[in-house]
Context: one part of a larger RNA
RNA sequence: CAAAAGACCUUUGACGAUUCUCAUCCCCAGUACGAGAGGACCAGGAUGACCAUACCAAUGGUGUUCCCGUUGUCCCAAAGGCAUGGCAGGAUAGCUAAGUAUGGAUAGAUAACUGCUGGAAGCAGCUAAGCAGGAAGCUACAUCGAAGAUGAUGGUCUACUAAGGAUGGUGAACGACUAACACCUUGAUAGACUAGGAGUGUAAGUGUGGUAACACAUUAAGCUAGCUAGCACUAAUAUCCGAAAGC
Numbered sequence: 001c002a003a004a005a006g007a008c009c010u011u012u013g014a015c016g017a018u019u020c021u022c023a024u025c026c027c028c029a030g031u032a033c034g035a036g037a038g039g040a041c042c043a044g045g046a047u048g049a050c051c052a053u054a055c056c057a058a059u060g061g062u063g064u065u066c067c068c069g070u071u072g073u074c075c076c077a078a079a080g081g082c083a084u085g086g087c088a089g090g091a092u093a094g095c096u097a098a099g100u101a102u103g104g105a106u107a108g109a110u111a112a113c114u115g116c117u118g119g120a121a122g123c124a125g126c127u128a129a130g131c132a133g134g135a136a137g138c139u140a141c142a143u144c145g146a147a148g149a150u151g152a153u154g155g156u157c158u159a160c161u162a163a164g165g166a167u168g169g170u171g172a173a174c175g176a177c178u179a180a181c182a183c184c185u186u187g188a189u190a191g192a193c194u195a196g197g198a199g200u201g202u203a204a205g206u207g208u209g210g211u212a213a214c215a216c217a218u219u220a221a222g223c224u225a226g227c228u229a230g231c232a233c234u235a236a237u238a239u240c241c242g243a244a245a246g247c
Base pairs, nucleotide, nucleotide: 001148005158006157007156008155009154011152015145016144017143018142021049022048023047024046025045026044033038050104051103052102053101054100055099059097060096061095062094066090067089069087070086071083072082073081074080106140107139108138113133114132115131116130164241165240166239167238168184169183170182171181189235190234191233193230194229195228196227198224199223200222205218206217207216208215209214
């Protein structure tokens, strides 16, 4: 810019991309074949490798923003600083593989080739008419993208500032920036707070026992990140376009 007066959704699929890989074992069968040694095709079943996609319930990894122990030092305790997060033991969310789940199925027309019937040419020959089989290849099916496929489909909204969109703001499952996504008081979008979950592992203070180191009780204590819910306390003010801005 167009499709289309302006918008928000929805569908089809011309076309394009991807997948369609391999091994072992069992059975058929110690059968066919072969003097023996040996030893199948075809059909059926099981397991795995590899690759692809998705995911984090479990198994693990990570988890320098969570908890605890501990060494040196800072004059007691407490709370902390520095030393690779000082070192070490665990660990939520998220991310993740070595983990989990699923898939690699089928059909049609064919190539080389193998055939059936069969004339021209009383024979023969897969071919001239006709008919059948045959590949990791082709097409369909499957998954994904897809109407700038130059104009396909359906629905809804709007009538003069409207539907809607944009700037701005709060964010995140998104992310280099953009974009797309959630929300903006008619509100749970983020933070704070409360409760729960989950992690760590029994805080400080006080008391009791012990000469003391320390132990026990108060005490499944105290502390707690990214998780869940509640709760408007804080911040989502406001403005513009829609006639044009923006892309």
Predicted 3D model of a 247-nucleotide part of an RNA (large-subunit ribosomal RNA, domain VI) from Candidatus Hodgkinia cicadicola. The coordinates come from a structure-prediction model, not an experiment, and the mean pLDDT is 81. The full RNA is in RNAcentral, with records from SILVA.